[in-house]
RNA sequence: UAUUCAUUUAGAGAAUCUGAGGGACGGGCCCUAUGAAGAUUCACCAACCGAUUUAAUUCGGUGGUAAUGCCCGAUCAAUGAGGU
Numbered sequence: 001u002a003u004u005c006a007u008u009u010a011g012a013g014a015a016u017c018u019g020a021g022g023g024a025c026g027g028g029c030c031c032u033a034u035g036a037a038g039a040u041u042c043a044c045c046a047a048c049c050g051a052u053u054u055a056a057u058u059c060g061g062u063g064g065u066a067a068u069g070c071c072c073g074a075u076c077a078a079u080g081a082g083g084u
Stems, first nucleotide, its partner, number of pairs: 003082006013042005021031003025073004043065003047062005069076001
């Protein structure tokens, strides 16, 4: 990595550097120089797995912090755990 199972209308931000794109893809529609995306630092949220507790909790491993996965479509995507 193929792939299997579960979930995806809740929740959660700032600063610095940088400098034009981004929301996976197509069509829409949005966000963006009152700085996109990326990197760094701290902060926060709490989905899954493991350890732990009588239980609540606590610790760890990932994950996340515009809009119902933004809407529709999809021989779609993302996250967690396993994995020929």

Predicted 3D model of an 84-nucleotide RNA (SAM riboswitch aptamer (S box leader)) from a Chlorobiota bacterium. Rfam family: SAM riboswitch aptamer (S box leader). Its family is annotated with regulation of gene expression in the Gene Ontology. On this family, see Grundy and Henkin, Mol Microbiol 1998: "The S box regulon: a new global transcription termination control system for methionine and cysteine biosynthesis genes in gram-positive bacteria". The prediction has a mean pLDDT of 82. NCBI's taxonomy places the organism under Bacteria, Pseudomonadati, Chlorobiota. It was read from a public genome assembly, where an Rfam model found it.